[in-house]
Formats: sequence, structure tokens, C1' cells
RNA sequence: CGCAUCCUUCGGGGCAGGGUGAAAUUCCCGACCGGCGGUAAUGAAACGUACGUUUCUCAGCCCGCGAGCCGUUAAGGCAUGAUCCGGUGCGAUUCCGGAGCCGACAGUAUAGUCUGGAUGGGAGAAGGAUUGC
Repeated sequence: CGCAUCCUUCGGGGCAGGGUGAAAUUCCCGACCGGCGGUAAUGAAACGUACGUUUCUCAGCCCGCGAGCCGUUAAGGCAUGAUCCGGUGCGAUUCCGGAGCCGACAGUAUAGUCUGGAUGGGAGAAGGAUUGC
């Protein structure tokens, strides 16, 4: 240092303004939001003569995962949304420009944004401990 085991902490954002109506943050105009890991040509810093090296950092719609349900609550199973065009380039659905699209369950005037299950769960992140290899 790596693997295994254990402990602690952390671990999700958002309808301004207006219309209709008896009633809507649910409909209509419009506004706003984007969890975790991977990939990654961006950006920054340090080192280095250069090539480069190291660290941090860039995807809601590419890949995987989480929140729901079943289950001995375990293993495991079921369910699980959405992107194109142009530019640059060897290489981009990640960069730049433009135009789009998506968002569990229960409640309620039909909800990604309100209330509730939830003082819950959680992908994982950081730190620490112990023993063995």
C1' cells in the first nucleotide's frame, strides 16, 4: 500500500409572476431543479528542459446503481424515465452553440417542485481501528 472485518461522521434540489375556477404551488401560460459510481478530449494547480507526470475538476436523458414492491427483510427476484442537430477534432450522445425531452408511490382539482410514509432507507464518500495475508 492492497484485500477482508469492524466503528464513526457525512450522504437531494426545485413553481417567482400570471390565467381559469367554488376549489388547483396539481389544469393553462410561464418559472425552477438535477443523488451516487464509471467513462471523458474541459478547466485549474504543482513538478518537470521538452515529451510528460501527479492532484482536484466536467453527462438528469451513454453504462451501472440508489429511492418502490415481494422475500426468512437474508440471498435473491420484480418494477424502473428521457437527445437530437450543428461545430471542433484521430477520437465527444460528456466539450462549445442551438433546439428538445424526462422525472416512484399514497393524498388532494390531475403534482419532478406541496403534504405524507421519512427523526426512515440509501447508491456511496471521508476518516479511523483491529487482525490475518